[in-house]
RNA sequence: GAAAUUGUAGUUUAACGGUAAAACAGUAAUUUUCCAUAUUACAAAUUCAGGUUCGAUUCCUGGCAGUUUUA
Numbered sequence: 001g002a003a004a005u006u007g008u009a010g011u012u013u014a015a016c017g018g019u020a021a022a023a024c025a026g027u028a029a030u031u032u033u034c035c036a037u038a039u040u041a042c043a044a045a046u047u048c049a050g051g052u053u054c055g056a057u058u059c060c061u062g063g064c065a066g067u068u069u070u071a
Base pairs, nucleotide, nucleotide: 001070002069003068004067005066006065007064010024011023012022013021018054026042027041028040029039030038047063048062049061050060051059
C1' cells in the first nucleotide's frame, strides 16, 4: 500500500427496516441489631458524517478506531 471484519449502558452479550432487550455492576427502598443474602424500583448505550426509506442499530458511501490476512 491492498483486502476482510468489528464498533450498542461502567462490563459482557441480544435486537425480521417498525417504542433498543437482558445479565453482572451502580443508586434508593424493604427485610436484618449491623453486614451479607433476598425482593422491589430507578438511572444508564447504538463510533462520526452523509445517502436510500413513511421509518435505519439494521441497507449504501465516506471518515475514525480496533483486529486479522497479504505485499
Molecule: transfer RNA
Organism: Xylaria flabelliformis